[in-house]
RNA sequence: GGGCUCUUAGCUCAGCGGUUAGAGCGUCCGGCUUACACCCGGAAGGUCCACGGUUCGAUCCCGUGAGAGCCCA
Numbered sequence: 001g002g003g004c005u006c007u008u009a010g011c012u013c014a015g016c017g018g019u020u021a022g023a024g025c026g027u028c029c030g031g032c033u034u035a036c037a038c039c040c041g042g043a044a045g046g047u048c049c050a051c052g053g054u055u056c057g058a059u060c061c062c063g064u065g066a067g068a069g070c071c072c073a
Base pairs, nucleotide, nucleotide: 001072002071003070004069005068006067007066010025011024012023013022018056027043028042029041030040031039049065050064051063052062053061
């Protein structure tokens, strides 16, 4: 320098052009227990990397940029 993939909750990751954007783990609260753990119930937590475009409507499609990874040179 060229190509490909990824970026969504504190962490690991789903997700679909339209519903309130979700799960597991973690955190907090309650239950259970003599107590702790396990287990059960509940809650908080997100400007979906940024900016522009397409569209009636974008987390999703397109472009540019940024960051990360892999391959080639």

Predicted 3D model of a 73-nucleotide RNA (transfer RNA) from a Streptosporangiaceae bacterium. RNAcentral holds the sequence, with entries from ENA and MGnify. It matches the Rfam family "tRNA". Rfam's curators write: Transfer RNA (tRNA) molecules are approximately 80 nucleotides in length. By type it is a transfer RNA. Gene Ontology term of the family: triplet codon-amino acid adaptor activity.